[in-house]
RNA sequence: CCGACCGGACAGGGGCGUCCGCGCUUCGGCGCGGGCUGAGAGGCACCCUUCGAACCUGAACCAGAUCAUGCUGGCGUAGGAAGUCCGCGGUGCGACGAA
Numbered sequence: 001c002c003g004a005c006c007g008g009a010c011a012g013g014g015g016c017g018u019c020c021g022c023g024c025u026u027c028g029g030c031g032c033g034g035g036c037u038g039a040g041a042g043g044c045a046c047c048c049u050u051c052g053a054a055c056c057u058g059a060a061c062c063a064g065a066u067c068a069u070g071c072u073g074g075c076g077u078a079g080g081a082a083g084u085c086c087g088c089g090g091u092g093c094g095a096c097g098a099a
Base pairs, nucleotide, nucleotide: 001090002089003088006087007086008085009084010083011049012048013047014046016043017036018035019034020033021032022031023030024029055080056079057078061074062073063072064071
């Protein structure tokens, strides 16, 4: 000086749906429990941080499934989206040194 992988520290970004039962309700919804998918369905947990599909827009989208749902696929070589350092690794130069 460069930097993948891997590890760590601190910091930051993100999503939280759907169905059933019970209760409450200002009838808009809310709380508790359970089922489905999933890493995660408010947990200081999980995931992601530019070689970025974590996540958002498109989208009250399209096709297929489902009790239902971004459940699956498309959309998507689309447009956005949050990082520094240390370890570690590589390379070059210089110093010391008989090597």